[in-house]
RNA sequence: GAAAAAGGCAAACCCGUCGAGAGGCGGGGACGCAAAGCCACGGGGCUCAUGGAGCUAGCCGGGUUGCCGAA
Repeated sequence: GAAAAAGGCAAACCCGUCGAGAGGCGGGGACGCAAAGCCACGGGGCUCAUGGAGCUAGCCGGGUUGCCGAA
C1' cells in the first nucleotide's frame, strides 16, 4: 500500500454437529478483507448454571509471524 503478480481468507444464509448459551467445528456459499494469519494483554460488545466463568481477533488498540515490492 501505488501499479501489478502469485495466491490466501471468507460475512450473511443453508445443512450437519458440539455447547445451558453467546458461540465453536465441518460442508456449501461470498458480504467483504493488505494481514479478515495467530495471541483474550487493555478497552468495548455478547452469554450464563452470574461470589465468577465463558464468547467475540471480521469492534478498537496492542503484541507477534507472513507474501509482493514503486516511493

Predicted 3D model of a 71-nucleotide RNA (c-di-GMP-I riboswitch aptamer) from a soil metagenome.
The coordinates come from a structure-prediction model, not an experiment, and the mean pLDDT is 87.
The sequence is in RNAcentral, with records from MGnify.